[in-house]
Order: sequence, then C1' cells, then structure tokens
RNA sequence: GCAGAGUAGGUUCGUAUGCGUUAAGUGCCCAUGGGACAGAGAGUUGCUCACGGGACGAAAAGCGCCGCGUCAGGCGGGCGCUUGCGGUAUGCGGGCCGCAUCUCGCUGC
Repeated sequence: GCAGAGUAGGUUCGUAUGCGUUAAGUGCCCAUGGGACAGAGAGUUGCUCACGGGACGAAAAGCGCCGCGUCAGGCGGGCGCUUGCGGUAUGCGGGCCGCAUCUCGCUGC
C1' cells in the first nucleotide's frame, strides 16, 4: 500500500406464549430527558428508549353453556373454545444487512 474479519443492533421468515379486536398497540409529527454504536479512543443532523402533546386510524366470524327476551325471529348480556384479523408484544431458531464518520489496532498478501 491492497484485501479482509469481527459488535451492538436492524430487517425478514418460521415457531411458541400473550395482548387487543367495547381499539390498546403499531406507524406518523412535535417537545423534554436518557442510552448504545467491533479491540482502543472520539462520535453526528443517524439509531434507540422513556414520558408528555397532536393528527390519522382497523375485521371479524362460528360453536358450546348460562342469563335476558319474544307468539316467533332475537339480545354490543356473561363465561369458555375455534378460525381469522392487527404495519400487535415478548422468547427461541434460520436467512440477510451491519461501527454515518475519523484515528489507531487485528488477519492475509
């Protein structure tokens, strides 16, 4: 000098257990205060978390038992189960991406 490795984390798929479906959560905007960013140091206007405010906004269906009610058809009454749904939460596994950037270090040549 050239090439490369490695983290936190991000994303996606699968799976398990929950939560919501009487709308919380997720996503978006604003404000405040924290945190993390390869082995070392520094570190953003990037990432992330908590709290507050704002705008927007949804997929339910079936069955069983009980209750209520009707001549009958019924009931957003309760509990349970099943199948869905939610840019849903967490754990586990696989794939992919992966130090904004700067200096040094590490491996190979």

Record summary:
This is a predicted structure of a 109-nucleotide RNA (THF (Tetrahydrofolate) riboswitch aptamer) from uncultured Eisenbergiella sp. The organism belongs to Eisenbergiella, within Bacteria. Its Rfam family is "THF (Tetrahydrofolate) riboswitch aptamer". Gene Ontology term of the family: tetrahydrofolate metabolic process.